Predicted 3D model of an 87-nucleotide RNA (SAH (S-adenosyl-L-homocysteine) riboswitch aptamer) from Dokdonella sp.

[in-house]
RNA sequence: CCUGUCGAGGGGCGCUGCACGCUGGCCGCCGGAUGGCGUCCGGACCCAGGCUCGGCAGGCGACCUGUUGUAACGGCGCCCGCACCAC
Repeated sequence: CCUGUCGAGGGGCGCUGCACGCUGGCCGCCGGAUGGCGUCCGGACCCAGGCUCGGCAGGCGACCUGUUGUAACGGCGCCCGCACCAC
């Protein structure tokens, strides 16, 4: 750094909907066939923790050691919780 998974960033309901996913189609490639892969397009499907920080496992990469810090964000509307301030 990548993949998977878990946790944290207070929570609930509703709305829209990009990406991802799912599904359908044209075309191209592979294949004996069912089918598979890829680009593109569609869907009255799904969708507001997909982000950041951290734990664990695996993979790849890097390679002196030590110290310090523990956060910043997340469309719109309504509601709840917590803390502070003002009245």

The model forms 100% of the base pairs in the Rfam consensus. It was read from a public genome assembly, where an Rfam model found it. The source organism's lineage runs through Bacteria, Pseudomonadota, Gammaproteobacteria, Rhodanobacteraceae and Dokdonella. Its Rfam family is "SAH (S-adenosyl-L-homocysteine) riboswitch aptamer". Rfam links the family to the GO terms S-adenosylhomocysteine metabolic process and regulation of gene expression. The literature on the family includes a 2008 paper in Mol Cell by Wang et al., "Riboswitches that sense S-adenosylhomocysteine and activate genes involved in coenzyme recycling".